[in-house]
Molecule: Lysine riboswitch aptamer
Organism: uncultured Eubacterium sp.
């Protein structure tokens, strides 16, 4: 440098379908009350409001986004995910804070998939993600004993993908 392997859910992407979101938000309406409410927070500035704000209540109508989804297609084996720093964009102004998306950098952390506990996001007991825990599994090293030797099967301990195997 090239080509590969780990899997009892290997990783990720794509579109359709379906369920959930939810009889929720919103809109209209009835009644009560009577001054605030909205634009992520703060400050400003706008907008709505005694021709009734917010809240509650009656009736009618009634979503969407994110996330999930059997089977399918594609790309793959740091597949991928996270996190730190910095830049850009977002929404009325301030970037003051927070959040979301995206880009760059270090070769920072994690071999892999589950389970349990806790945290974050979330409508959710789904799912994603982070941390910890004890097992399982693949790989290599050392040791043990089996095997005539080697190959190889088994057991114990330990390491990490910047690894391992073949050329």
């Nucleotide at each position: 440098g090239u080509a590969g392997a780990g899997g009892a859910c290997g990783c990720g992407a794509c579109g359709a379908u379906u369920a959930u979101c939810a009889g929720u938000a919103g809109c209209a309406u009835u009644u009560c009350u009577g001054a605030u409410g909205g634009g992520g927070c703060u400050g400003g500035c706008c907008c709505a409001a005694u021709a009734g704000a917010c809240g509650a209540u009656c009736u009618g109508u009634g979503a969407a986004a994110g996330g999930a989804u059997g089977a399918g297609u594609c790309g793959c084996c740091g597949a991928a995910g996270c996190g730190a720093u910095g830049g850009a964009a977002c929404g009325c102004c301030a970037c003051g804070c927070a959040g979301u998306u995206u880009c760059a950098u270090g070769g920072g952390c994690u071999g892999g998939g589950a389970c349990u506990u806790g945290g974050a996001u979330g409508a959710a007991u789904a799912a994603u993600u982070c941390a910890a825990g004890g097992a399982c599994u693949g790989u290599c090293a050392u040791c043990c004993g089996g095997g005539a030797u080697a190959a190889c099967a088994g057991g114990a301990u330990g390491g990490a993908g910047u690894g391992c195997u073949a050329c």